[in-house]
Context: one part of a larger RNA
RNA sequence: UGACGGGGGCCCGCACAAGCAGUGGAGUAUGUGGUUUAAUUCGAAGCAACGCGAAGAACCUUACCAGGACUUGACAUCCCUCGCUAUUCAAGGAAACUUGGAGUUCCUACGGGACGGGGAGACAGGUGGUGCAUGGUUGUUGUCAGCUCGUGUCGUGAGAUGUUGGGUUAAGUCCCGCAACGAGCGCAACCCCUGUUGUUAGUUGCCAUCAGGUAAAGCUGGGCACUCUAACGAGACUGCCGGUGAUAAAUCGGAGGAAGGUGGGGAUGACGUCAAAUCAUCAUGCCCCUUAUGUUCUGGGCUACACACGUACUACAAUGGCUGUUACAGAGGGGAGCGAAGCCGCAAGGCAGAGCAAAUCCCAAAAAACAGUCUCAGUUCGGAUUGUGGGCUGCAACUCGCCCACAUGAAGUCGGAAUUGCUAGUAAUGGCAGGUCAGCAUACUGCCGUGAAUACGUUCCCGGGCCUUGUACA
Numbered sequence: 001u002g003a004c005g006g007g008g009g010c011c012c013g014c015a016c017a018a019g020c021a022g023u024g025g026a027g028u029a030u031g032u033g034g035u036u037u038a039a040u041u042c043g044a045a046g047c048a049a050c051g052c053g054a055a056g057a058a059c060c061u062u063a064c065c066a067g068g069a070c071u072u073g074a075c076a077u078c079c080c081u082c083g084c085u086a087u088u089c090a091a092g093g094a095a096a097c098u099u100g101g102a103g104u105u106c107c108u109a110c111g112g113g114a115c116g117g118g119g120a121g122a123c124a125g126g127u128g129g130u131g132c133a134u135g136g137u138u139g140u141u142g143u144c145a146g147c148u149c150g151u152g153u154c155g156u157g158a159g160a161u162g163u164u165g166g167g168u169u170a171a172g173u174c175c176c177g178c179a180a181c182g183a184g185c186g187c188a189a190c191c192c193c194u195g196u197u198g199u200u201a202g203u204u205g206c207c208a209u210c211a212g213g214u215a216a217a218g219c220u221g222g223g224c225a226c227u228c229u230a231a232c233g234a235g236a237c238u239g240c241c242g243g244u245g246a247u248a249a250a251u252c253g254g255a256g257g258a259a260g261g262u263g264g265g266g267a268u269g270a271c272g273u274c275a276a277a278u279c280a281u282c283a284u285g286c287c288c289c290u291u292a293u294g295u296u297c298u299g300g301g302c303u304a305c306a307c308a309c310g311u312a313c314u315a316c317a318a319u320g321g322c323u324g325u326u327a328c329a330g331a332g333g334g335g336a337g338c339g340a341a342g343c344c345g346c347a348a349g350g351c352a353g354a355g356c357a358a359a360u361c362c363c364a365a366a367a368a369a370c371a372g373u374c375u376c377a378g379u380u381c382g383g384a385u386u387g388u389g390g391g392c393u394g395c396a397a398c399u400c401g402c403c404c405a406c407a408u409g410a411a412g413u414c415g416g417a418a419u420u421g422c423u424a425g426u427a428a429u430g431g432c433a434g435g436u437c438a439g440c441a442u443a444c445u446g447c448c449g450u451g452a453a454u455a456c457g458u459u460c461c462c463g464g465g466c467c468u469u470g471u472a473c474a
Stems, first nucleotide, its partner, number of pairs: 001474002003471003007468007015458002019422005026314008034305002042053002064300007073123001077122002079119005087102006105114003125289002128287003134283002136278003139274001141272001146185006152161003165176003191266004196234007205224003210221003237260001240254005316415001320374006332363003337356002342351003381412001386407007428450007
């Protein structure tokens, strides 16, 4: 100087407390361990691995296994040679491919080149090893308020001071003091979205007034007031008033205001820590393989199943289930695409194909509301499982996809010890969209609808910051 303490002081955080909803019990989905297996490819491992890499394993992907093939190779550059193209047909085969037949290319500055076959070797290739050789990227501490430097001063020196102290703040934020005076990286602000409003603009958006028109409808003329769209402005700064304070910084209350003290949300992550993660995104040193640890194909596996754990979904019902009627979004996507009306089908879906490269057309809401029914039951709750019949995608749904109908109708009556999230348009709850994607979403990323309860307080648990003290630790 640090680190540590079941030392002390001060302070903060959904850390506790106060509340709400959960997890832990059930069924299923998914990941992991374990076990099994020819293979169940590999990585991730307390917080910070476990719906994680994977924004989607039937083939492909695919790295794994079995078997069939290739050896200058599936891919790149260089050299020699041939010009038989490409392609297609037949036989064999699980395919890769092998054998045979048909076929005889394009450009040219005529040197050659493209493309393909054959050959020799330099080489290719490796998702093989090492993340404890590395770059890059990322997690975490932590959006915590810290981490440092120059000059000066003090100390023999390591170092100290500044950065400590008194206040204050979300903040090393600011004020005051002080052997310090300044500065840098962080904080804050500058950026984006959102909340109010003005100006400009008015189609594909809107419809107050006028006219036409309909079963109804901005449907038409017309208009740009309003809504909205999207560009530029205004607006919030403790600016104003009062109290407290040290005449400061600030804080408490108030006014005005759409908004008040960082308005709300995002992006933004200091010096460092964990030899943290990644050699399987990529790059890369070294080591290793080179008729194989490379390449290719078919089939299988990654989907196994006495079991254990994590994360979710669906429930156990009446604040509910079912039936009928009837409203209201936002943000997105659409050309090998989105696909309307109409018709068929109980339905999944099919026929059809209008319109739309989209503020124009399409995908396209649910909970809520209203009416009826069920009356506390393992039920008109719950939907697992299984049978049968169908639909869709796709060469192909057996291993191993999704959906529909009929039948079947399991566990489950609110969950032990323990444990998680959340402070407001939040939790809870309802649906919608997107990426991935031929098909497949209870996951993920977004979006809107409905919309709470509670916070006395900081004694305690956990984590963190500052000062101080002890130390046989570095």
Background
The part of an RNA shown here (small-subunit ribosomal RNA, 3' major domain) has 474 nucleotides and comes from an uncultured bacterium. Rfam family: Bacterial small subunit ribosomal RNA. The RNAcentral record of the full RNA draws on ENA, Greengenes and SILVA.